[in-house]
Context: one part of a larger RNA
Parts: sequence; C1' cells; structure tokens
RNA sequence: CUGGGCGUAAAGGGCGCGUAGGCGGCCAUGUCAGUUGGGAGUGAAAGCCCCGGGCUCAACCUGGGAACUGCUCUCAAUACUGCGUGGCUUGAGAACGGGAGAGGGUAGUGGAAUUCCCAGUGUAGAGGUGAAAUUCGUAGAUAUUGGGAAGAACACCAGUGGCGAAGGCGGCUGCCUGGCCCGUUUCUGACGCUGAGGCGCGAAAGCGUGGGGAGCAAACAGGAUUAGAUACCCUGGUAGUCCACGCCGUAAACGAUGAGUGCUAGACGUCGGGGGACGUGUCCUUCGGUGUCGCCGCUAACGCAUUAAGCACUCCGCCUGGGGAGUACGGCCGCAAGGUUAAAACUC
Repeated sequence: CUGGGCGUAAAGGGCGCGUAGGCGGCCAUGUCAGUUGGGAGUGAAAGCCCCGGGCUCAACCUGGGAACUGCUCUCAAUACUGCGUGGCUUGAGAACGGGAGAGGGUAGUGGAAUUCCCAGUGUAGAGGUGAAAUUCGUAGAUAUUGGGAAGAACACCAGUGGCGAAGGCGGCUGCCUGGCCCGUUUCUGACGCUGAGGCGCGAAAGCGUGGGGAGCAAACAGGAUUAGAUACCCUGGUAGUCCACGCCGUAAACGAUGAGUGCUAGACGUCGGGGGACGUGUCCUUCGGUGUCGCCGCUAACGCAUUAAGCACUCCGCCUGGGGAGUACGGCCGCAAGGUUAAAACUC
C1' cells in the first nucleotide's frame, strides 16, 4: 500500500500568484521505454514450508521437492501509458461588438448631525437614572436664533441586491486601474488542472516616526448599586479610533464545507445579459450569478440535495484518545507584543 477519514465528532491551509513535481482532450502514424506473454541464465549453502529417512521418541541430523515473489539477456505482442512526428477543435486563450457593479488607487467636493467659539433672545434650572448622586449653571447654563471653526461618518435609496481571491467594499464628481458577464464563432491550436517550497495580499487590536483629534472610548478618577462591586448603571476621561510612511500576520480569517472538470428530477424568487412570441407589459426560451423549497442519492443524525455534504477522476492541505500543550527546547521571523514550526516526561 492493499483498506479510514476531514459541515457540526480529531481534521480544509485566511486568500491569491506561481516554481519543482503529480495529472492531462480528439485522430493518425512511428518507436517499443513502461506493460503483457514465451524462452534462457542467475537467484550459494544452511534455514523456513511440503513429502520421506536416521538416532527407542523428540529436540537434533539427513535425502528429495517446492520456494527464493528478484535481476539480466532474448524472441514476440502493441490495447493502454511514455517518447517522436503530423493533424483537429470541443478544453484553454485571443479578437471584435455590447453590458452591470459599495472591485482597487488618487484628487476634489456636498449636506445633515455632533462638539467647541462669538453674538442675540431669555431665566433658573439643566443633565442623568430603576431611583439618585458625582457633573454643568446667576461669572447667565439648558432651550432658541444668527455667524464661525474642526474632525469623523455618510440617513433615505438599501434589497437572503451588487462587486471582490480572501480580508473586505456604501454621499457625490473627475482621473488612473483590475476582474467578470453576454453576443458573433473571426483567430491560435491542448497553449490545460493542481500546486510542496517560494512570493504577494491579509479585519480588529497592537508597535515605530510625524501629523490630526469632533464624537466615541480600554486604562484611570469620581458618583451610585452591593455583604463586597477592582463590574453591570451614571458623570468625566487618556491611549486609541482618523491621515502619511513603515512594521505586525493573527481571528468563530465561517458556508466551521480546499481547488478543478464531467455527470445526476424539478418548482418558485431575485440580479446581469442575449434570442423569440404576442403587441407595451406580460409570456416562452437561453447563458452567468445569488437565494428558498424539494426527488434520486448521501448522512450517525441534524441535514445536504445542478451553488452537493450525490456519482466519479486529478492535485494540494490536514486528522489519529483526553489532559500536559498549540506549551517547553531549538530554528526562523519581529523594534516589542509576540508569531510560526513543534515535542516529551507524567497522568486519566
């Protein structure tokens, strides 16, 4: 290995690009390396196994056989695989014509709200809670009107709606830019799939330097509650949250479901595009996405069910009782925090 698994029991890498490697469409032809069949040589003896023999038996000794599943040479076969050559178009890509979109980057810009400042009106409260108090206010608050400043986020539209590989993306406008879908079948002619290492991207928090700071708010202070209250509630409030550049590299990074391809009933909704019919808003149909329900089948059950967890194939990652432990040690990475790789003793 034969011969197990990974939605929830242990187990899918957070996501992509891609190196080596593994795997790979249709037809013809060559070769005969793999493969298959025959033959030959070799595969020491002993041992193991089978049938006998000898010590009174056995152990032991001994004859013969089988086996030694292998390697080498040779003859032959040519379906499959490999390799070479020629061809094909359905896989893949390109071209042309259309299309939708919070995909990314950058510059600008708008209104509402909040806070603060100035001025007017105005007077004794305001705020907050279960109730209060801390707090603010006669040095004029709260409320209200006008003006100004600042930062951050974009109500309605808004939708099991859209886009993106994932993280994620939402006011409006310009510029730069990635991907995707549909149609025509014009071109290339297998150019493909996966992907150990590697490289890149990667929420929040956190770190470095410089800016910014309205609101919110770890820490912290105070007021309450309480037996206590290092909490929940309240009043304040600093890092932080924001920007630029550089780190960090984690997550319930989740569909707890790796990627690709083909096949396997349907029904209803919705988003983007095409075709057709009737003749102006419906119907039929087709491709791509996103949902709900539901056969066959699968599943321990729950449930999944053409967006599979069904039927198959290819490639990668991962699991192997609980605790010890995602820890120690060592390596690598990091400014640090720490990350990553990853045991054992012992114990149940």
This is a predicted structure of a 348-nucleotide part of an RNA (small-subunit ribosomal RNA, central domain) from an uncultured bacterium. The coordinates come from a structure-prediction model, not an experiment, and the mean pLDDT is 90. The full RNA is in RNAcentral, with records from Greengenes.